[in-house]
RNA sequence: CAGGUUGACCGGGGGAUCGCGGCGUUACGACGCUGAGGAAAGUCCGCACUCCGUAGAGCACGGUGCUGGCUAACGGCCAGGCGGGGCAACCCGACGGCAAGUGCAACAGAGAGCAUAUUGCGUCGCAGUGCGGCGCGAGGGUGAAAAGGUGCGGUAAGAGCGCACCGGCGUCGGCAGGAAUGUCGGCGGCCAGGCAAACCCCACCGGGAGCAAGGCCAAGCAGAUGCAUUGGGGCGGCUCGUCCCGUAAAAAGCAUCGGGUAGGCUGCACGAGGUGUGUGGCAACACACAUCCCAGAUAGAUGAUUCCCUAGAACAGAAUGCGGCUUACAGGUCGACCUGGACU
Numbered sequence: 001c002a003g004g005u006u007g008a009c010c011g012g013g014g015g016a017u018c019g020c021g022g023c024g025u026u027a028c029g030a031c032g033c034u035g036a037g038g039a040a041a042g043u044c045c046g047c048a049c050u051c052c053g054u055a056g057a058g059c060a061c062g063g064u065g066c067u068g069g070c071u072a073a074c075g076g077c078c079a080g081g082c083g084g085g086g087c088a089a090c091c092c093g094a095c096g097g098c099a100a101g102u103g104c105a106a107c108a109g110a111g112a113g114c115a116u117a118u119u120g121c122g123u124c125g126c127a128g129u130g131c132g133g134c135g136c137g138a139g140g141g142u143g144a145a146a147a148g149g150u151g152c153g154g155u156a157a158g159a160g161c162g163c164a165c166c167g168g169c170g171u172c173g174g175c176a177g178g179a180a181u182g183u184c185g186g187c188g189g190c191c192a193g194g195c196a197a198a199c200c201c202c203a204c205c206g207g208g209a210g211c212a213a214g215g216c217c218a219a220g221c222a223g224a225u226g227c228a229u230u231g232g233g234g235c236g237g238c239u240c241g242u243c244c245c246g247u248a249a250a251a252a253g254c255a256u257c258g259g260g261u262a263g264g265c266u267g268c269a270c271g272a273g274g275u276g277u278g279u280g281g282c283a284a285c286a287c288a289c290a291u292c293c294c295a296g297a298u299a300g301a302u303g304a305u306u307c308c309c310u311a312g313a314a315c316a317g318a319a320u321g322c323g324g325c326u327u328a329c330a331g332g333u334c335g336a337c338c339u340g341g342a343c344u
Base pairs, nucleotide, nucleotide: 001340002339003338004337005336006335007334008333009332010331012309013308014307015306016305017304018303020035021034022033023032024031025030037315041326042325044324045323046322047321048320049210050209051208052207056240057239058238059237061206062205063204064203065202066080067079068078069077070076081095082093083092084091085090096201097200101199102198103195104194119139120136121135122134123133124132125131126130148166149165150164151163152162153161167191169188170187171186172185173184174183175182176181214266215265216264217263223257224256225255226254227253231245232244233243234242273292274291275290276289277288278287279286280285310313
């Protein structure tokens, strides 16, 4: 210098005039302060919080799935292992079990699972260069995949049929590691195909509904019907347990229909909070100290005009809150690393 990998960040700035939401002051004229994001988004996970009239157990169902750690928790993050891709930096992976059981496999192909026999090899018979029977599964061909590979022996032809080496599997043990795992050796039978984001098995986790939750105030209205011979209802699929009500006529429960309301306050902005420094840790993160207060609407504010930088900025916009993931993003800044080339 060229190409690449990766991490972090910014993503308009400064005035003038007029406006909008919130808070505070007020002499009621006004004045001051403050006012979106890294994703506020998708609503895909995990929580907090609230209710479901005490608290549970089992089943069903759903989710997760290498190991260790972090965390309030997670399907998240960090570190490591293994597998795959890349010359490399680095990137990707639902990555437990198909030698428990059941099931599935398009097209092609003879045959797709304790298989098959088209071509072929061998042999026998007929017959005359073909046909049929039997043996074989090494070679050819099909396929994503055809029941270990190479060599020697063996045979009518062949084949783990036998043997040697290699691969893989099972099992026992040594060593390294905290573990996943790696590595070395002994023994065994010659060999076991793929798919579990197929059912299933194993391990672990999980009650349901959601801020239109829920609480309070005000206003308004009209009730009716149905549900109990060990019934009705409460945790939302079932059972047990438990609690409430009722016990012979109708509730303080449930269901259906009808009637009324469409207002206000709260929840709701101090929080698993931000920033800085230090300590521990490879890191995620934790702890300590200092410092900061940072939108809160309810038809829903954050805008308009104009001047300069400078040209007209990207994706986009809160609605209970928080931690993640995913997706969108014009342009720009900084760091680390890899490969190749040139020069000293």